Context: one part of a larger RNA
RNA sequence: GAUUGAACGCUGGCGGCAGGCCUAACACAUGCAAGUCGAGCGAGAAAGGUCUUCGGACUGAUUAAAGCGGCGGACGGGUGAGUAACGCGUGGGAAUCUACCUAGUAGUGGGGGACAACAGUCGGAAACGACUGCUAAUACCGCAUAUACCCUACGGGGGAAAGAGGGCCUCUCCUUGGAAGCUCUUGCUGUUGGAUGAGCCUGCGUCGGAUUAGCUAGUUGGUGAGGUAAAGGCUCACCUAGGCGACGAUCUGUAGCUGGUCUGAGAGGAUGAUCAGCCACACUGGGACUGAGACACGGCCCAGACUCCUACGGGAGGCAGCAGUGGGGAAUAUUGCACAAUGGGCGCAAGCCUGAUGCAGCCAUGCCGCGUGUGUGAAGAAGGCUUUAGGGUUGUAAAGCACUUUAAGUUGGGAGGAAAGGUUAAAGUUUAAUACGCUUUAGCUGUGACGUUACCAACAGAAUAAGCACCGGCUAACUCCGUGCCAGCAGCCGCGGUAAUACGGAGGGUGCAAGCGUUAAUC
Numbered sequence: 001g002a003u004u005g006a007a008c009g010c011u012g013g014c015g016g017c018a019g020g021c022c023u024a025a026c027a028c029a030u031g032c033a034a035g036u037c038g039a040g041c042g043a044g045a046a047a048g049g050u051c052u053u054c055g056g057a058c059u060g061a062u063u064a065a066a067g068c069g070g071c072g073g074a075c076g077g078g079u080g081a082g083u084a085a086c087g088c089g090u091g092g093g094a095a096u097c098u099a100c101c102u103a104g105u106a107g108u109g110g111g112g113g114a115c116a117a118c119a120g121u122c123g124g125a126a127a128c129g130a131c132u133g134c135u136a137a138u139a140c141c142g143c144a145u146a147u148a149c150c151c152u153a154c155g156g157g158g159g160a161a162a163g164a165g166g167g168c169c170u171c172u173c174c175u176u177g178g179a180a181g182c183u184c185u186u187g188c189u190g191u192u193g194g195a196u197g198a199g200c201c202u203g204c205g206u207c208g209g210a211u212u213a214g215c216u217a218g219u220u221g222g223u224g225a226g227g228u229a230a231a232g233g234c235u236c237a238c239c240u241a242g243g244c245g246a247c248g249a250u251c252u253g254u255a256g257c258u259g260g261u262c263u264g265a266g267a268g269g270a271u272g273a274u275c276a277g278c279c280a281c282a283c284u285g286g287g288a289c290u291g292a293g294a295c296a297c298g299g300c301c302c303a304g305a306c307u308c309c310u311a312c313g314g315g316a317g318g319c320a321g322c323a324g325u326g327g328g329g330a331a332u333a334u335u336g337c338a339c340a341a342u343g344g345g346c347g348c349a350a351g352c353c354u355g356a357u358g359c360a361g362c363c364a365u366g367c368c369g370c371g372u373g374u375g376u377g378a379a380g381a382a383g384g385c386u387u388u389a390g391g392g393u394u395g396u397a398a399a400g401c402a403c404u405u406u407a408a409g410u411u412g413g414g415a416g417g418a419a420a421g422g423u424u425a426a427a428g429u430u431u432a433a434u435a436c437g438c439u440u441u442a443g444c445u446g447u448g449a450c451g452u453u454a455c456c457a458a459c460a461g462a463a464u465a466a467g468c469a470c471c472g473g474c475u476a477a478c479u480c481c482g483u484g485c486c487a488g489c490a491g492c493c494g495c496g497g498u499a500a501u502a503c504g505g506a507g508g509g510u511g512c513a514a515g516c517g518u519u520a521a522u523c
Base pairs, nucleotide, nucleotide: 001523002522003521004520006519007518008517009516010515013370014369015368016367017366018365019363020362021328026326027325028324030323031322032321035071036070037069040068041067044062048059049058050057051056078281079280080279087206088205089204090203091202092201093200096198097197101194102193103192104191105190106189107188108187109143111141112140118133119132120131121130122129123128149158150157151156163186164185165184166183167182168181172179173178174177207253208252209251214244215243216242219241221239222238223237224236225235226234256278257277258276259275260271261270262269263268283304284303285302286301287300306317307316308315309314334360336359337358338357342356343354344353345352346351373403374402375401376400383394384393385392386391407464409459410458411457412456413455417450421445422444423443424442425441426440427439428438429437467512468511469510470509471508472493473492474491478507479506480505481504482503488495489494
């Protein structure tokens, strides 16, 4: 000199953009943060409304809560405790899986028995259960079929599925209309590719300590078997006696890694907040279940510590999600608004959910921009300070005169972020069809948290807006008074013991400026 997730002191007008628990991975009250689908299924309320013979009926209504079932809760969000490791970075590799999506191919035939919900009885303080009975399905289980698929001794063997919604009566049957049927859409099953994501192996690189020199028995390799989606001591039996190490093994301390960031002419040094990629973790330790995917932050089981409820028999919980509380600390914010946009989950869709996200609030924490007036004005006013008492200086500074109105204030106007969605019509496609559905176009309608938005105009009046540090040398800036090795200053050299430009005050000056200094830290 540059820099900072800074803190402290004094001071503080506005805006834009960013940032904001670095400490206790300490403990957490309360609310919210993951649901959704009635176009998979059975069952099925209420408020309100209409009628009424006052008992009720109809409507509300395929709609609420709950249940079975499907998909999603493995994403998104947080934290950096652990980890010196194939964890990360970079470059290769072969023995793998991949829901949803996408391209192709072959199917979607025929049956069965349950379990919730519900009803009844019972247990329990509660959490929650037990028994009996009824029932549906895209839930579950067989049978058939098997192109591809898997196994094979090449003879053969194994192994699937589910329906739902809209429209039409053109043909058949009953004929209000429906059934079969036709048709459209969407599902389901097997399988082959793609895409995406993930698992695995490996070369090289990746902090300090030798006052850590030897380490290793599933240890090194083989054969066989098991196991896995998959190679492999991954596991096991047997055989073998190997394997690693001064090019630092083992042990130990510290640490998430990277793109980057800061500094520097560079080489390098330091660092890893925000943003992005990867990894690890979710009260502590262990375990598996489900699933395409987890050994799963807001799932389950066991153990432990802690907290809470209890009728003492037994139960409940996990903010390193967003806010917020206590505690720790020099120190770090609101128990806010909205799903309008972007993105995600579910759904045919409308839509619902979303503390992701978009915004607002707080904080000079940082960067950037703007303002606190402009011109004129010598009687060089008064006052202050100083003086050799004449003067000098503050100082064109003020007052006065003439202007301007940015920003703040008041009033009014006012974009863009909006694409969608709905509805109507036309055309095309599909079809037996002028239904339905889908696509395109056009008209109408219509969605904004921010928001009193940005921006624009008008109004009034200099009106509402300057401090901080320093002035001995380094280092820009000097005098007076007080003090008298005292009180004090100090980054270094050093000042102070009666004329202190170095202490304290004042006047003046210098430097930065909504900041200025100090401290800490890095180069």
Molecule: small-subunit ribosomal RNA, 5' domain
Organism: uncultured prokaryote